[in-house]
Background: This is a predicted structure of a 1521-nucleotide RNA (small-subunit ribosomal RNA) from a metagenome. It matches the Rfam family "Bacterial small subunit ribosomal RNA". Its mean pLDDT, the model's own confidence on a scale to 100, is 84.
RNA sequence: AGAGUUUGAUCCUGGCUCAGAACGAACGCUGGCGGCGUGCUUAACACAUGCAAGUCGUACGAGAAUUUCCGCUUCGGCGGAAUAGUAAAGUGGCGCACGGGUGAGUAAUACGUGGGUAAUCUGCCCUUUGGUUUGGAACAACCUGUCGAAAGAUGGGCUAAUUCCAGAUAAGACCACAGGUUCUAUGGAACCAGCGGGCAAAGAUGGCCUCUUAAUUAAAGCUAUCGCCAUAGGAUGAGCCCACGCACCAUUAGCUUGUUGGUAGGGUAACGGCCUACCAAGGCUGCGAUGGUUAGCUGGUCUGAGAGGAUGAUCAGCCACACUGGAACUGAGACACGGUCCAGACUCCUACGGGAGGCAGCAGUGGGGAAUAUUGCGCAAUGGGGGAAACCCUGACGCAGCAACGCCGCGUGAGUGAUGAAGGCUUUCGGGUCGUAAAGCUCUGUCAGAUGGGAAGAAACAGUUUGUUGUUAAUAUCAACAAAUCCUGACGUUACCAUCAAAGGAAGCACCGGCCAACUCCGUGCCAGCAGCCGCGGUAAUACGGAGGGUGCAAGCGUUGUUCGGAAUUACUGGGCGUAAAGCGCGUGUAGGCGGUGGAAUAAGUCGGGUGUGAAAUCCCACGGCUCAACCGUGGAAGUGCACUCGAAACUGUUUCACUAGAGUACGGUAGGGGAAGGUGGAAUUCCCAGUGUAGAGGUGAAAUUCGUAGAUAUUGGGAGGAACACCGGUGGCGAAGGCGGCCUUCUGGACCGAUACUGACGCUGAGACGCGAAAGCGUGGGGAGCAAACAGGAUUAGAUACCCUGGUAGUCCACGCUGUAAACGAUGUGCACUAGGUGUUGGGGGUAUUGACCCCCUCAGUGCCGAAGCUAACGCAUUAAGUGCACCGCCUGGGGACUACGGCCGCAAGGCUAAAACUCAAAGGAAUUGACGGGGGCCCGCACAAGCGGUGGAGCAUGUGGUUCAAUUCGACACAACGCGAAGAACCUUACCUGGGCUUGACAUCUGGGGAAUCUCCUGGAAACAGGAGAGUGCCUUCGGGAGCCCCAAGACAGGUGCUGCAUGGCUGUCGUCAGCUCGUGUCGUGAGAUGUUGGGUUAAGUCCCGCAACGAGCGCAACCCUCGUCUCUAGUUGCCACCAUUAAGUUGGGCACUCUAGAGAGACUGCCGGCGUAAAGUCGGAGGAAGGUGGGGGUGACGUCAAGUCCUCAUGGCCUUUAUGCCCAGGGCUACACACGUGCUACAAUGGGCGGUACAAAGAGUUGCGAAACCGCGAGGUUUAGCUAAUCUCAAAAAACCGUCCUCAGUUCGGAUUGGAGUCUGCAACUCGACUUCAUGAAGUUGGAAUCGCUAGUAAUCGUGGAUCAGCAUGCCACGGUGAAUACGUUCCCGGGCCUUGUACACACCGCCCGUCACACCAUGGAAGCGGUUUGGACCAGAAGUCAUUGUGCUAACCCACUUCGGUGGGGGGUAGAUGCCUAAGGUCUGGAUGGUGACUGGGGUGAAGUCGAAACAAGGUA
Repeated sequence: AGAGUUUGAUCCUGGCUCAGAACGAACGCUGGCGGCGUGCUUAACACAUGCAAGUCGUACGAGAAUUUCCGCUUCGGCGGAAUAGUAAAGUGGCGCACGGGUGAGUAAUACGUGGGUAAUCUGCCCUUUGGUUUGGAACAACCUGUCGAAAGAUGGGCUAAUUCCAGAUAAGACCACAGGUUCUAUGGAACCAGCGGGCAAAGAUGGCCUCUUAAUUAAAGCUAUCGCCAUAGGAUGAGCCCACGCACCAUUAGCUUGUUGGUAGGGUAACGGCCUACCAAGGCUGCGAUGGUUAGCUGGUCUGAGAGGAUGAUCAGCCACACUGGAACUGAGACACGGUCCAGACUCCUACGGGAGGCAGCAGUGGGGAAUAUUGCGCAAUGGGGGAAACCCUGACGCAGCAACGCCGCGUGAGUGAUGAAGGCUUUCGGGUCGUAAAGCUCUGUCAGAUGGGAAGAAACAGUUUGUUGUUAAUAUCAACAAAUCCUGACGUUACCAUCAAAGGAAGCACCGGCCAACUCCGUGCCAGCAGCCGCGGUAAUACGGAGGGUGCAAGCGUUGUUCGGAAUUACUGGGCGUAAAGCGCGUGUAGGCGGUGGAAUAAGUCGGGUGUGAAAUCCCACGGCUCAACCGUGGAAGUGCACUCGAAACUGUUUCACUAGAGUACGGUAGGGGAAGGUGGAAUUCCCAGUGUAGAGGUGAAAUUCGUAGAUAUUGGGAGGAACACCGGUGGCGAAGGCGGCCUUCUGGACCGAUACUGACGCUGAGACGCGAAAGCGUGGGGAGCAAACAGGAUUAGAUACCCUGGUAGUCCACGCUGUAAACGAUGUGCACUAGGUGUUGGGGGUAUUGACCCCCUCAGUGCCGAAGCUAACGCAUUAAGUGCACCGCCUGGGGACUACGGCCGCAAGGCUAAAACUCAAAGGAAUUGACGGGGGCCCGCACAAGCGGUGGAGCAUGUGGUUCAAUUCGACACAACGCGAAGAACCUUACCUGGGCUUGACAUCUGGGGAAUCUCCUGGAAACAGGAGAGUGCCUUCGGGAGCCCCAAGACAGGUGCUGCAUGGCUGUCGUCAGCUCGUGUCGUGAGAUGUUGGGUUAAGUCCCGCAACGAGCGCAACCCUCGUCUCUAGUUGCCACCAUUAAGUUGGGCACUCUAGAGAGACUGCCGGCGUAAAGUCGGAGGAAGGUGGGGGUGACGUCAAGUCCUCAUGGCCUUUAUGCCCAGGGCUACACACGUGCUACAAUGGGCGGUACAAAGAGUUGCGAAACCGCGAGGUUUAGCUAAUCUCAAAAAACCGUCCUCAGUUCGGAUUGGAGUCUGCAACUCGACUUCAUGAAGUUGGAAUCGCUAGUAAUCGUGGAUCAGCAUGCCACGGUGAAUACGUUCCCGGGCCUUGUACACACCGCCCGUCACACCAUGGAAGCGGUUUGGACCAGAAGUCAUUGUGCUAACCCACUUCGGUGGGGGGUAGAUGCCUAAGGUCUGGAUGGUGACUGGGGUGAAGUCGAAACAAGGUA
């Protein structure tokens, strides 16, 4: 630091995903040791049991039991002493408000930071000053009575104190009044000080005898210490107040009546509506009040480069809470976790009457949950409470236990060792790899184990001794200090060290398609499964599962979850808005934001210095301590903040004085469909009236509906009415936008230009707000010619609720009101400034020139086009910016769901504005590129159409295919490019199929062992294969061992397979297409895919050639080179030929080689020549010559590629399958079936013909298992016999159409020949299924073929015959050959196919593409809904526990006062108090609202889902843009 993923590829936008770090984690697999940390995130759910707050006898009264001893005893026991002034309990004091837990509540009575308190309190502690006096009284405990199951309650009686009460004394400590000084924020505060008033206390312990009294000593007293009281201060802690900071929702916009303020009073430690009465009507809020949701806050923690984001476990600070709700008491402090009272829920006890309880303390239990520990040890250390102290208490704390939960450290060995062992895996069978890895040899000893030793954590307090100092009358006591001594360890079998033995006890987990380091084999076969994203899996899976190997981490490794990062993907740092998401439809303008030039002042912002604070811990740095590290200690730095203070004055702000360049006003001109109202004009449509006139008109692709003989259309005249304004008219004008168009008048807004004067920043933008706002629509009333939703009819169509036509109502028009939206678009907010030009046009001004107008030049304001820099993803924009900057506003953050739901606001309604979520996908998208495609365009070609000729489609038959049938009808081929195709020939064979009979190392190959020559003949069984038997036969080479070939037997390696996969393949082939194309190197252009070249202008059959050109060259194709035909020359002359000479029936023979021909070599044709056109070109047109002329005809030759085209059944081949069978042999059957459908052919339908007779003329082939002459036989197929020929020699072999003659005369025929019967011939082992041919007889359909469709452009079509391959036989098929031999082509509009350029595209398995909606089915989430049942929060009312306060208090009543007194008391007063009443009030109840989530018959749409239905809306002009 980036990467993967949208595409055929590219760039961009944009989301999703990954790699990193972290965690109080959990889960899976695995697990050796230690150190340091951490450990209920869920149910603030419920809790058994134990412990967690007591202590003080030096505050006080009282005071056991038990046991022992002694004494007595009636032997039952009693008394005394010790235990013991102990235990337990009580009064009193202090503590219990700390420590510990939890995070429910709380969005501010919280927290953080900084201030204030002159508005306050503060126990214990420290310091200061002073004091500590005289009396009295009660209540527990205790004794006793009563009630109760218990808890407990209650009556009577006694008593102490550091308990309570009264009195004395006392200070500005307090109160009231009245002064002074100083300070001050003007509110007040500090100090001094006057008069008056009221207000304190408690003793305990130790010691002593100086003074007094009793007299060894004690009391008073003195003294020391600790207490107590008052006072002033400190420290600590706390209360209250202020400023700033501190989550989300505006689909929460208004809230508030003690509310805001004042006065008076009350209350509090204290200010204050904190509370009450009265008065006023305020207070908060867009800088977010109120409401709702969520949440303890912080130091910090995690992440990040940082800014930020997330978080608030452990540790620390603050807050809140203690079963839920309410309340107060005590106290210095609480409205109190282990206190009280009340109410509620729950649990427990109960004698049913009534009681008890609160683990969110430490352990522990249940429950919940994915999940979180021991009912441990100790107060040794640190800290806390009490105490004078010893000491006691302390689940705070220190330790240990459990857990890989985290961090850190260590180990599981080290060296050597190649036959590269065995074994595994793999293999191209050679090997490779695990792998120096192991074994083996040589060492070491960490950890764990055993034994032994062994620190530090401990220093105090107290005690004892000694010394010094102080107090004092004191050498006593006491206190302080110092020294010595003594005592104390839970952890702990501690850390650590030594010795012993021993490589011994100690490695796993994940991953290996890309991202992302790491590859093979087997299994599986869209199954099982994987998956973070892209995606793997349908028979060769590096992606599933296993194995081998490898990679990464390591006592851990992975997975899941969460956070930050990457994500510049909320952008402050650091993004955008023409087309990707995104500029409000437009303006006016409030708040707000921003704001011209000069001077002065100020100092809020800003900048600098200083001070305080920013707790500790954490982070960072340095040093140090545990062997290191984690961890810990010490010090420093940092803490970007806040507050105070001193200074600076450039900039911003504020105040003030000026200015004129921004803005505006006045004046003079100008243009204009700017707006509103009123009037007015002509053309046209329609209608009405009248005339002329007659049969159609209208409409369309074609028609029909419609109108018209009741007179239409057409035409003429007159009239009515409504709406719109041709020409001018223009990327021309005006307006903010919407928008505005005949002419005239009135009213009215804005703009521009010119020159001067004036105002003096008055400006820009603009959240809310307000106004304007096309069309359609709505309301009321008019109007209504034309047009025209809806509707009707006619067409079209498979349908046609459309497109087309005929009609036609709302509406369109006017007035008034509403609606408030548009692709309201320049898809581009407004304003200002700056940054090359060129060229149009509109309005104004100036200059020059001119008589004038035009022209030309300059300038201001608009409006267009082109274009530089720059910008942009590209397209493009470019002084009218999308460039460069500034100011302000609006808006965006993946696609769908969704311009939706709910809620709110607006509207008469339609609807508008605002605007989510669940769920779902990995894309959606922009621009450009290359293709492909278009019922887009241009150019061009082709028997593509047209022009012609002949066919197919109808008939019969042949043949192939489909279908059907069958035991089998073997298999393949399916548009063109399957279908007389593989098959150049199925009776057996072929043959692959079926039935049956057989074989199993096999019909065939190699190897091993044994035997035998090979081979031939015969017999038996059988359908044959085959089985059994008999005989003949002894070969070749030899180094004599044997070998080669062949046959038989045996065993196993293996053979075999026309079994599967042509979608695993090679090879071969078809097709586009003999179409003219397909590419490369270098250069250039582009961010890139790519482009250029190859496009353009001509030309060609051709990317053929020429010219031009950021291209220059090159390759594969084209052409040429090859074969053949056409002319000629040369050579050669048999089997060929015959002009001449002989000869014959005959080139038969002699002769000849001129000609034909044969077959070799050459020549010839190249736009070479001439002319026109053309660019001085390529070329084209015409001509000459020539056998042939522009590629002379034909053939061969098939670029890059396409179709997963065809073929595993030609061959080859991977993999799979089969192996007594899917192999092999044999017999028979089938491939030949037959209702039917299609393709390809043959023969016909006849007279251009048919029959019969006669007469001619070919080419190219084939032949020895062959062709087979002649002769003879047969009507014939053929037969008999055999001459010749291995072929220019012989044979097949007759060419046929043609021509001549004759018959037939238009008919189902003398056409046609199917079908069937009879008789034969040939081939063959064999013609039944199932051959061909002959002959006699029979004589079907068919009279030129619907829609549709095929071939052909010249020696072609058509027509005629001939040969060949295959082959025993079988040809209408195929291949080849010649004979006769046409017609037509104007032309490229159309159909089909193709080439080039261009255009559009949502296509790219590429139009046989893509894709939309309803319906049907399944699943998912969600809205509405009569309701139902929760939660929460208001309002009104009822009722009202405990409790504070107030009032009352007839009941009760110790201290004090008064009176009386028998001195015991009694009465009264004061004071107190039970009770009662009132205010407030929790839970509760009734009624009625709001909010919120759950559920709900039914219902609405939405999403998703390989192969459902209907259509065909979009993408091409998508077929109606």